[in-house]
RNA sequence: GCGGGGGUAGCUCAGUUGGUAGAGUCCCGGGCUGCAACCCCGGAGGUCGCGUGUUCGAGUCACGUCGCCCGCU
Numbered sequence: 001g002c003g004g005g006g007g008u009a010g011c012u013c014a015g016u017u018g019g020u021a022g023a024g025u026c027c028c029g030g031g032c033u034g035c036a037a038c039c040c041c042g043g044a045g046g047u048c049g050c051g052u053g054u055u056c057g058a059g060u061c062a063c064g065u066c067g068c069c070c071g072c073u
Stems, first nucleotide, its partner, number of pairs: 001072005007066001010025004019056001027043005049065005
């Protein structure tokens, strides 16, 4: 230099045709218990790497860019 994959909650990851961003875990509160753990209920937590464009509407499409992984030269 070229090709491919991936970047979404603190962490691990979904998000299928472009149509209100989700799960598990962690954290907080409550229930249960003699006290805890387990279990049950509720809650908080997101500029979807960054910028621009297309669109009525973008995590999703296009362009640029940053950093990570793999391969080729």
This is a predicted structure of a 73-nucleotide RNA (transfer RNA) from a bacterium.
The RNAcentral record of the sequence draws on ENA.
It matches the Rfam family "tRNA". Rfam classes the family as a transfer RNA. From the family's description: Transfer RNA (tRNA) molecules are approximately 80 nucleotides in length.